Predicted 3D model of a 71-nucleotide RNA (transfer RNA) from a bacterium. The coordinates come from a structure-prediction model, not an experiment, and the mean pLDDT is 81.
[in-house]
RNA sequence: UGCGGGUUGGUGUAAUGGUAGCACGUCGCCCUCUGGAGGCGAAAAUUGGGGUUCGAGCCCCUGACCCGCAG
Numbered sequence: 001u002g003c004g005g006g007u008u009g010g011u012g013u014a015a016u017g018g019u020a021g022c023a024c025g026u027c028g029c030c031c032u033c034u035g036g037a038g039g040c041g042a043a044a045a046u047u048g049g050g051g052u053u054c055g056a057g058c059c060c061c062u063g064a065c066c067c068g069c070a071g
Stems, first nucleotide, its partner, number of pairs: 001070007010024004018054001026042005047063005
């Protein structure tokens, strides 16, 4: 440099073009002799920019970064 794959809360991982979910973690409350166990609740994310569309995590274009293959 070329080709392919990947990037979503703090971490891991889902999501037919139609309310961005789940688990762990964090925080608050309850329970309890205490609690790290159990129960209830809350905050928190789509890699940047542009386009298509009534509507984009998803489709298209162009960057960034990571991994693999080739030279």
Rfam family: tRNA. Gene Ontology term of the family: triplet codon-amino acid adaptor activity. The family's RNA type in Rfam is transfer RNA.